[in-house]
RNA sequence: GGCGCUGUGGUGAAAUUGGUAAACACAAGCGACUUAAAAUCGCUCGGCCUCGGUCUUGCGGGUUCAAGUCCCGCCAGCGCCA
Numbered sequence: 001g002g003c004g005c006u007g008u009g010g011u012g013a014a015a016u017u018g019g020u021a022a023a024c025a026c027a028a029g030c031g032a033c034u035u036a037a038a039a040u041c042g043c044u045c046g047g048c049c050u051c052g053g054u055c056u057u058g059c060g061g062g063u064u065c066a067a068g069u070c071c072c073g074c075c076a077g078c079g080c081c082a
Base pairs, nucleotide, nucleotide: 001081002080003079004078005077006076007075010026011025012024019065028044029043030042031041032040046055047054048053049052058074059073060072061071062070
């Protein structure tokens, strides 16, 4: 240098053909239980702010009524070839 795969919450990840982004698990917080803890169970769990909105799938564009998904460029990781 060429080709392929991958990139989604704090972590691992799901999302079939473009149609509610984040199911499920872990971690974390609060509560119940306990003399106390562990275990177990319940609830909560992206960001910002004027609390009603707005933004968020590596980054920037494009197509579309609608993009994590399709197209283009770039960045990073892994693999193969030279």
The RNA shown here (transfer RNA) has 82 nucleotides and comes from Sulfuriroseicoccus oceanibius. It matches the Rfam family "tRNA". Rfam classes the family as a transfer RNA. The prediction has a mean pLDDT of 81.